[in-house]
Context: one part of a larger RNA
């Protein structure tokens, strides 16, 4: 000199773009952050229409009910999604990551190609009844549906067995499915096989902090055979056999640490670092476990144990902010319990649409970078005041006053976006055309007009290094200080005033890196 997710002191006009819990992976009140599908299913409720029954009535009609249909709502069963998205960096020195290769593997949704969906059955939730409990919730009986479950058939495929002229052929056994919407055409789904896309799994070479005041480490340990297990290789696991394997090219142990793209600095080599953004990994109060599923050993799923918090009728239950806000705590220190799904993207749905603290916006903070402004011209041999003085004067200083001008900014008034593509309705020669609706930010940005210099300057320093000095006060005191040092009666070094220097909505200090 440069830099920072900074903090502190003094000061503070505006805008744009960024950025903001680095400490306690400490504890958490409250709200929200993952739902959706009625075009899978049976119910239930509401609405309207038609038909019809019963009762009352002379009739008109009224009331109650049944069936069918239209539209709407949805607790439950069922499907898909809750493995993504979002957070954090505790652990990890490791095939975790980076890079370059490899294969013994897998795959829901998506795309392409081929083939197929035949016949039956048993349940169960909802519901009703009965019961237990303070609650959370649970038990018994009865009934019912499905794209839920099961059996049989068919057989492309895969596996196994037998025969085999070893071409792989033949024979045998096992192994699929689901319907829904529509008048229909058809559309959306279902099953199997093959391929693709993309994603994942595993293996390997090389790279990857400090420590020898850590020198020996290892028993599933190293290898083999066989079996099991897995999507798959493999001591991954087990039995048997052998006695190996690693190590001063640093094993083993200890300490520290998420890794990388990058970032800071530097002429570079290098050194330091890993906030924001992107990729990967790991974690979800702590420890362990499996279930479901294409995929998890699953942050807002389940089970067990532990600690903590809460409810309780004391019998028993509930919970997990390292999601977004917010709160307490600790700390030098880090924001709103905001708006919208308009756009981008994600989940569900045939669609309309619903959900989305992802995202987009707004709020707060000079935390950073960038930009703008706080006026411009004229105006005295030069007012007043102040400071200094050799008492002559000098400085502040064109500075002010005063005159003229401008209006960025400010205030007020008016106008006013882009971000909109989709979507709906109608038509269609299927190319599209016509009409309509949708904006959180926001009455914002921008633009125009009016008013009036009006609304806007400080901080640090002035002995040397180092740009800028005089006077007074103090008297080794009070104090200063980055370094050497200054102060003991004329201190350009302390305190004050005046003048000056530097930077400027900032300026200084502290901390850390180069």
């Nucleotide at each position: 000199g440069g830099a920072u997710g900074a903090a502190c002191g003094c000061u503070g006009g505006c805008g744009g773009c960024g950025u903001g819990g680095a400490u306690a992976a400490g504890g958490c009140a409250u709200g929200c952050a993952a739902g959706u599908c009625g075009u899978g299913c049976g119910g239930u409720c509401c609405u309207g229409a038609a038909u019809u029954u019963u009762u009352c009535g002379c009739a008109a009609g009224a009331a109650a009910g049944a069936u069918u249909c239209u539209g709407g709502a949805u607790a439950g069963c069922g499907g898909c999604a809750g493995a993504c998205g979002g957070g954090u960096u505790a652990g990890u020195a490791a095939c975790a990551c980076g890079u370059a290769g490899g294969u013994a593997c897998a795959a829901a949704c998506c795309c392409c190609g081929g083939a197929a969906a035949u016949g039956g059955g048993a349940a169960u939730a909802a519901u009703u009844c009965c019961g237990a409990g303070a609650a959370a919730u649970c038990g018994g009986a009865a009934c019912u549906a499905a794209u839920g479950c099961c059996c049989a058939a068919u057989g492309g495929u895969u596996u196994c067995c037998g025969c085999u002229u070893c071409g792989u052929g033949c024979g045998g056994a096992a192994u699929a499915a689901a319907g829904g919407a529509g008048c229909a055409a058809u559309c959306c789904g279902u099953u199997c096989c093959g391929g693709g896309a993309u994603u994942g799994a595993c293996c390997u070479g090389c790279g990857c902090u400090c420590u020898a005041u850590c020198a020996g480490c290892u028993g599933g340990u190293u290898g083999g055979u066989a079996a099991g297990g897995u999507a798959a290789u493999g001591g991954c696991u087990u039995a048997c056999c052998a006695a190996g394997g690693c190590u001063a090219u640093g094993a083993c142990g200890g300490a520290u640490a998420g890794g990388c793209g990058g970032u800071g600095u530097g002429a570079g080599a290098g050194c330091a670092u890993g906030a924001u953004c992107g990729c990967c990994a790991a974690c979800a109060a702590u420890g362990g476990g499996a279930c479901u599923g294409a995929a998890a050993u699953a942050u807002g799923g389940c089970c067990c144990a532990u600690a903590c918090u809460c409810c309780u009728a004391c019998g028993g239950g509930a919970g997990g902010c390292a999601g977004c806000a917010g709160u307490c705590g600790a700390g030098a220190a880090u924001a709103u319990u905001g708006g919208u799904c308009a756009a981008u993207g994600g989940g569900g749905g045939a669609a309309a649409c619903c959900c989305u603290g992802a995202a987009c916006c707004a709020g707060c903070g000079a935390c950073g970078c960038c930009g703008c402004g706080u006026g411009c011209u004229c105006g005295a041999a030069g007012a007043a005041g102040u400071u200094c003085u050799u008492c002559g004067g000098a400085a502040u200083g064109u500075a002010a006053a005063g005159a003229g001008c401008u209006u960025u900014u400010a205030u007020c008034c008016g106008u006013g976006a882009a971000u909109a593509a989709u979507c709906c309705c109608g038509a269609u020669u299927c190319g599209u055309c016509g009409g309509g609706a949708u904006g959180a930010a926001g009455g914002u940005a921008g633009c125009g007009g009016a008013u009036g210099a009006a609304u806007a300057a400080g901080a640090g320093g002035u002995g040397a290094c180092u740009a800028a000095a005089c006077u007074c006060g103090u008297g080794c005191c009070a104090g200063c200080a980055g370094u050497a040092g200054c102060g003991g009666u004329a201190a350009u070094a302390c305190g004050a005033g005046u003048a000056c220097c530097u930077c400027a909505a900032g300026c200084g200090u502290u901390a850390u890196c180069c």
Source information
Small-subunit ribosomal RNA, 5' domain from a Minisyncoccota bacterium, 514 nucleotides, folded computationally. Rfam family: Bacterial small subunit ribosomal RNA. Gene Ontology terms of the family: structural constituent of ribosome and ribosome. The prediction has a mean pLDDT of 85.